[in-house]
Context: one part of a larger RNA
RNA sequence: UUGGGUUUAAAGGGUGCGUAGGCGGCCUGAUAAGUCAGUGGUGAAAUACUACAGCUCAACUGUGGAACUGCCAUUGAUACUGUCAGGCUUGAGUACAGAUGAGGUAGGCGGAAUAUAUGGUGUAGCGGUGAAAUGCAUAGAUACCAUAAGGAACACCGAUAGCGUAGGCAGCUUACUGGGCUGUAACUGACGCUGAUGCACGAAAGCGUGGGUAUCGAACAGGAUUAGAUACCCUGGUAGUCCACGCUGUAAACGAUGAAGACUCGCUGUUGGCGAUACAUUGCCAGUGGCCAAGCGAAAGCGUUAAGUCUUCCACCUGGGGAGUACGCCCGCAAGGGUGAAACUC
Numbered sequence: 001u002u003g004g005g006u007u008u009a010a011a012g013g014g015u016g017c018g019u020a021g022g023c024g025g026c027c028u029g030a031u032a033a034g035u036c037a038g039u040g041g042u043g044a045a046a047u048a049c050u051a052c053a054g055c056u057c058a059a060c061u062g063u064g065g066a067a068c069u070g071c072c073a074u075u076g077a078u079a080c081u082g083u084c085a086g087g088c089u090u091g092a093g094u095a096c097a098g099a100u101g102a103g104g105u106a107g108g109c110g111g112a113a114u115a116u117a118u119g120g121u122g123u124a125g126c127g128g129u130g131a132a133a134u135g136c137a138u139a140g141a142u143a144c145c146a147u148a149a150g151g152a153a154c155a156c157c158g159a160u161a162g163c164g165u166a167g168g169c170a171g172c173u174u175a176c177u178g179g180g181c182u183g184u185a186a187c188u189g190a191c192g193c194u195g196a197u198g199c200a201c202g203a204a205a206g207c208g209u210g211g212g213u214a215u216c217g218a219a220c221a222g223g224a225u226u227a228g229a230u231a232c233c234c235u236g237g238u239a240g241u242c243c244a245c246g247c248u249g250u251a252a253a254c255g256a257u258g259a260a261g262a263c264u265c266g267c268u269g270u271u272g273g274c275g276a277u278a279c280a281u282u283g284c285c286a287g288u289g290g291c292c293a294a295g296c297g298a299a300a301g302c303g304u305u306a307a308g309u310c311u312u313c314c315a316c317c318u319g320g321g322g323a324g325u326a327c328g329c330c331c332g333c334a335a336g337g338g339u340g341a342a343a344c345u346c
Base pairs, nucleotide, nucleotide: 004317005316006315007300008299012314014201015200016199017198021194022193023192025088026087027086028085029084030083031082033081034080035077036076037075038074039073040072041071042070049065050064051063052062053061054060091191092188093187094186095184096183097182098181103177104176105175106174107173108172109171110154116148117147118146119145120144121143125136126135162169163168206247207246208245209244210243211242216240220236221235222234223233258313259312260311261310262309263308266291267290268289269288270287271286272285273284274283275282276281295302296301319346320345321344328339329338330337331336
């Protein structure tokens, strides 16, 4: 490379937008580039193949044939692909109507709780654990009440509920704003799918500058435990956790399952719409769950939300270790990230 694969054995890019490229609905006509057929030319010889022949055989050699799967020219064919022209509406989009939701950004407001401060009541313990101790407390703690200022998070509702491309999103409210869904079938008329490079977004931790700091809490200190205990447990506690702006660009970024389209029994929940109706019920679309037929799978299992049957495009894999390391290059303030080997070894 071919082939075979990618839920769990190696392997789906974290997610989207999108350039090049690849692929692309139905009908008609034209063309004849691809495609197919005929003919002509060429495709040197030798070699190789084959049929005969010559050296006593063979190797070797000679003669003929086929072949040289290709290229060029020419004459035709026109189903498919391409190109051009015209048309269509089912793919895609638009419009109008309707409902929906923790979708996003900014502002305002609220109550519970923790911790603190001040005042009051009150007196000897509190706290913590397996048991303790460190710690706090007669300079009046813990407990209870009142008040104040402050930060962070939003109990119940709450749900195999919802929304978002993913990361993610939850008190209430206001403003601005994105999306999908359903219905109508009015408009456009293939405008589509995928997507290397690229661009954007991207949890937590971390970094820079400035703020903020109630809680929790790496590091650190002390107390325990222990043979030791640089831990697990306890008392404290800095960075951080929060905000603004900028960077970082990684996660078990997971459904460990790329995107799009078509097809393939059913049963049962649920969310948002739209119908029919005899008011018993019942149908359609889009999502989200459970169980299963066929089929698939090494099995576990998957099973119209496929891991089934197919098509298109992208990404990735090719024994374990060495190693996601070294070197080089690119990015980054740094931490580090991206790309990514080999020797050697089993």
A computed fold for a 346-nucleotide part of an RNA from a Cyclobacteriaceae bacterium, annotated as small-subunit ribosomal RNA, central domain. NCBI's taxonomy places the organism under Bacteria, Bacteroidota, Cytophagia, Cytophagales, Cyclobacteriaceae.